[in-house]
RNA sequence: CCUCGUCAGGGCGAGGUUAAAUAGCCGCAUAGGCCCUGAGCGUCCCCGCCCCACAAGGGCGGGGGGACGGG
Numbered sequence: 001c002c003u004c005g006u007c008a009g010g011g012c013g014a015g016g017u018u019a020a021a022u023a024g025c026c027g028c029a030u031a032g033g034c035c036c037u038g039a040g041c042g043u044c045c046c047c048g049c050c051c052c053a054c055a056a057g058g059g060c061g062g063g064g065g066g067a068c069g070g071g
Base pairs, nucleotide, nucleotide: 001016002015003014004013005012006039007038008037009036010035011034025070026069027068033041044064045063046062047061048060049059050058051057
C1' cells in the first nucleotide's frame, strides 16, 4: 500500500493476491453477522405466489422488526 471480517466512515483484527478466521475486550448472551454512528444487505417473524406428489426444503415479492448483558 492492497484485500478481507454485510455497505459507508472510523475503530479493532487478519492476510499478501487470497478471502478466509481459532483473530477482532469478556460472556453457555442472541437467529442476529468483531465494535461505534448511519444504513437496513444477511439473519428472525407474518402473509402471498412459485418449484416439489403433499410435506420438508428452496426461490421471489410484500409487511414487521432489526440483537442482549458486562468491562
Model confidence (mean pLDDT): 86 of 100. Pistol ribozyme, 71 nucleotides, folded computationally. Rfam family: Pistol ribozyme. A reference for the family is Weinberg et al. (2015), "New classes of self-cleaving ribozymes revealed by comparative genomics analysis", Nat Chem Biol. Rfam links the family to the GO term catalytic activity.